[in-house]
Notes
c-di-GMP-I-GGC riboswitch aptamer from a Bacillota bacterium, 106 nucleotides, folded computationally. Taxonomically the source falls in Bacillota (Bacteria, Bacillati). It was read from a public genome assembly, where an Rfam model found it.
RNA sequence: ACCGAUAAAGGCAAACCUUUCGAAAGAAAGGGACGCAAAGCCAUGGGUCUAAAGUCCGUUAAGAGCUAUUAGUUCGCAGCGGGCCAUGAUUGCCAGGUUGCCGAAG
Numbered sequence: 001a002c003c004g005a006u007a008a009a010g011g012c013a014a015a016c017c018u019u020u021c022g023a024a025a026g027a028a029a030g031g032g033a034c035g036c037a038a039a040g041c042c043a044u045g046g047g048u049c050u051a052a053a054g055u056c057c058g059u060u061a062a063g064a065g066c067u068a069u070u071a072g073u074u075c076g077c078a079g080c081g082g083g084c085c086a087u088g089a090u091u092g093c094c095a096g097g098u099u100g101c102c103g104a105a106g
Base pairs, nucleotide, nucleotide: 002106003103004102011036012035016031017030018029019028020027021026034092040098041097042096044095045094046093047090048089049088054084055083056082057081058080059079063075064074065073066072067071
């Protein structure tokens, strides 16, 4: 140095519950432990999750146009439904970067 023990001293804390924040994914705090040798730190690459804003499609109250006369037809903001999309989230999904406690065996 690699490596990682039924070692020692410590550390972190999944699910779930409560409160708060958020459109959501999710986050923070408290409780709680499934696990973790980087489950310390960094969203840099990939993956995954979400879709507020944006955009497209559908339906289009209101409204407008045309034909025309109480009917037909076209357009149509908002609303509603759906698609796409990260600039949002995740480092306890995988890489990468960076720092670091302990020391059996090999």